[in-house]
Large-subunit ribosomal RNA, domain I from a Candidatus Omnitrophota bacterium, 551 nucleotides, folded computationally. Rfam family: Bacterial large subunit ribosomal RNA. The family is grouped with related families in Rfam's "LSU clan". Gene Ontology terms of the family: ribosome and structural constituent of ribosome. RNAcentral holds the full RNA, with entries from ENA. The coordinates come from a structure-prediction model, not an experiment, and the mean pLDDT is 83.

Context: one part of a larger RNA
RNA sequence: GGUCAAUAAAGGAUGACUUGGCUAGUUAGAGCGAUGAAGGACGGGGUAAGCACCGAUAUGCUCCGGGGAGCAGCAAACAUGCUUUGAUCCGGGGAUUUCCGAAUGGGGAAACCCAUCCAGAGUAAUGUCUGGAUAUCCUGCCAUGAAUACAUAGUGGCAGGCGGCUACACCGGGCGAAUUGAAACAUCUAAGUAACCCGAGGAAAAUAAAUCGAUGAGAGAUUCCCCCAGUAGUGGCGAGCGAAAAGGGAACAGCCUAAACCCUGCACCGCAAGGUACAGGGGGUUGCGGGACCUUAAUGUGGGAUGCGGACGGAUAGCAGAAGACGCCUGGAAAGGCGCACCAAAGAGAGUGAUAGUCUCGUAAGCGAAAUCCCGAAGCGCCCUAGAGGUAUCCCAAGUACUACGGGACACGUGAAACCCUGUAGGAAUCCGGGCCGACCAUGGUCCAAGGCUAAAUACUAAAACUAGACCGAUAGCGUACAAGUACCGCGAGGGAAAGUUGAAAAGAACCCCGGGAGGGGAGUGAAAUAGAACCUGAAAUUAUUGACCU
Numbered sequence: 001g002g003u004c005a006a007u008a009a010a011g012g013a014u015g016a017c018u019u020g021g022c023u024a025g026u027u028a029g030a031g032c033g034a035u036g037a038a039g040g041a042c043g044g045g046g047u048a049a050g051c052a053c054c055g056a057u058a059u060g061c062u063c064c065g066g067g068g069a070g071c072a073g074c075a076a077a078c079a080u081g082c083u084u085u086g087a088u089c090c091g092g093g094g095a096u097u098u099c100c101g102a103a104u105g106g107g108g109a110a111a112c113c114c115a116u117c118c119a120g121a122g123u124a125a126u127g128u129c130u131g132g133a134u135a136u137c138c139u140g141c142c143a144u145g146a147a148u149a150c151a152u153a154g155u156g157g158c159a160g161g162c163g164g165c166u167a168c169a170c171c172g173g174g175c176g177a178a179u180u181g182a183a184a185c186a187u188c189u190a191a192g193u194a195a196c197c198c199g200a201g202g203a204a205a206a207u208a209a210a211u212c213g214a215u216g217a218g219a220g221a222u223u224c225c226c227c228c229a230g231u232a233g234u235g236g237c238g239a240g241c242g243a244a245a246a247g248g249g250a251a252c253a254g255c256c257u258a259a260a261c262c263c264u265g266c267a268c269c270g271c272a273a274g275g276u277a278c279a280g281g282g283g284g285u286u287g288c289g290g291g292a293c294c295u296u297a298a299u300g301u302g303g304g305a306u307g308c309g310g311a312c313g314g315a316u317a318g319c320a321g322a323a324g325a326c327g328c329c330u331g332g333a334a335a336g337g338c339g340c341a342c343c344a345a346a347g348a349g350a351g352u353g354a355u356a357g358u359c360u361c362g363u364a365a366g367c368g369a370a371a372u373c374c375c376g377a378a379g380c381g382c383c384c385u386a387g388a389g390g391u392a393u394c395c396c397a398a399g400u401a402c403u404a405c406g407g408g409a410c411a412c413g414u415g416a417a418a419c420c421c422u423g424u425a426g427g428a429a430u431c432c433g434g435g436c437c438g439a440c441c442a443u444g445g446u447c448c449a450a451g452g453c454u455a456a457a458u459a460c461u462a463a464a465a466c467u468a469g470a471c472c473g474a475u476a477g478c479g480u481a482c483a484a485g486u487a488c489c490g491c492g493a494g495g496g497a498a499a500g501u502u503g504a505a506a507a508g509a510a511c512c513c514c515g516g517g518a519g520g521g522g523a524g525u526g527a528a529a530u531a532g533a534a535c536c537u538g539a540a541a542u543u544a545u546u547g548a549c550c551u
Stems, first nucleotide, its partner, number of pairs: 001550009015536001016501002020472002022469006031165002039100003042055003046078002050074002052059001061094006070082003105114003115134007137161008170201001171199004181188001185236001211219002223250004233241002254453003257397001261282005267276003287431001289396004293390004302384003306381003313374004318367002324340001326339004341358002343347001349361003402426007412438001433448005488495002508535001511522004
C1' cells in the first nucleotide's frame, strides 16, 4: 500500500405510506363591475413573523334558521375570557367594508399629493375634521345662444347608458402573414391558418325558399352526425385542393313588418275645393299568386315562443338510522386466532394502538327550511286563428335587379363559368311582372330578391359539487402533497426551485456526571430510543477502528 471480514460514521437509494395530483364522466352553472369588479397595498390578535380570515363596527357586527357542549383558526403555551339566558360551529339575508385599481374632482413615479361646492362639528377667528357631490364619451330632454335677421354652431343643466375583468376555451365579423410543400421557384400550397382588432352569448351563428331537383317525377326552414366520396370536379391537370343532391339519423316551429286602402293629429301651399309631407292607429303579409277594393257569411274553434301568478319539485344547513361494552388465547395495543351469538332495504367506504357488518363516522330505506334562489303546473289577462263570390282600378321592399369593367367568394386558379358578394359607371319592371334551372337561346318547370324575429338538435370547460380509474405515489404525479408562482435570479418582459414520514399516545428524556458549548454517559418514558426530534425503513460510493492475509 492492497484484499477480505466485522463494528461504527457519513449518505439518503429502496420498501411501505399519502394529505396532493392526472384522466374521464355526471350534475348544476355559465358570469362579475360606477350600488366601484377582478386583483392588490396597508392595516386588524393580550403576546402575532407567515398563511388563512376580516376592514377603523377590522381574528369580527346583526337578523333568521340549523345544532346541542364545549369554545377563543393553522398552532403549542401562558394570561384573560365566552358558553344550556344555547356559545364555538354550519346555512340564508343584511350592515360595515381604509387606500389603490375601469378609477371617474385635478394630478401622479399605483396604494400618494392637491382641490372646489354644499351641509355639519370645532375655534374668538383662520387653520382643522366629518359626510355628500364634482371624469370623459354617447343618447334623450330643457335652457341659453355668435359671426348673421330667422336659425345653426357653441355653452350650461338634468336624466339614462357605456367603460374594466374573466376560460390562452367555444362563436360572429374585420384585417391578414411567413416558415413550409411543390424535393429549386414565381401561379399554387401552407391558409383565410397564426397574429392583431371589434362584438356577443351561455351558447353563438344560421333559419321559414326569388331553395333543391327533375327534364312529363318529386322534395319542402336552419343546424349537427353517418353516408354519398377521396367520387364528380378543380389543379404550373404539378404539389395538391375537393364538393353537392339523394339516402339514413339527431332535433323539429313557425312568425312579424313595408305598400295599396281607411281613420286621426300636425305642418306647408291654396280664397276655397283640394294637394303635398310627417307621425300615430286600423288593415295586410302571399306564389294551387296574395292583398287592397265591392258583395256575402260564422261569434265560435283551435293555438301561443307573451304578462301576472305561483302549486309541485329542486338547490343552499340538517335529522334519524339495525345488530357483541361476548368469553378465552397471543400481544404494548385486538379489529387477529378459537368459541358462542346477533343485524341486514345497511357485508359502499373511512377511522379507531395489527385485519371490525354488530366501537366511531357513515351506508340502505326514509324525513327536513324561517330566509334566498332555480324550475315553473293550475288560474287570470293578452295575442294569433276561419270562409265564399266579383271586378281587373290600385299595391306587392330602387340607385335595387340587371349590364359593362375591376375584384372577391363559391371544392371550381377566367375557364364554356353559371349562381352569390360588390368598388366604378350606366340603370328597369309591378303579375300581360320578376329571379333561377352551370355560357347562351327556345320550350317547359320552379320560386317570389332588394325589411325583420325565431327554441331544439351543435361547440366549449375557468370555477363548483360528486363519481370512477388494469392512472402517479414524493427525481413520480400539476411547477407547487410543505408559508409555491413562494424563496431566489433578471432593469424588464420573464425565468423559477428545493423541501413529505418520531411515536398508538409527547409519555419530546425530571435528576446526576464530563464539557465553555456542541455533543455524550447514566437515570427515566416507551412494545421499541440503532423510534431522541439532523427522528420509519436505512442500499451504494466514501471514511474510521479492529482483526486476518498478501507484498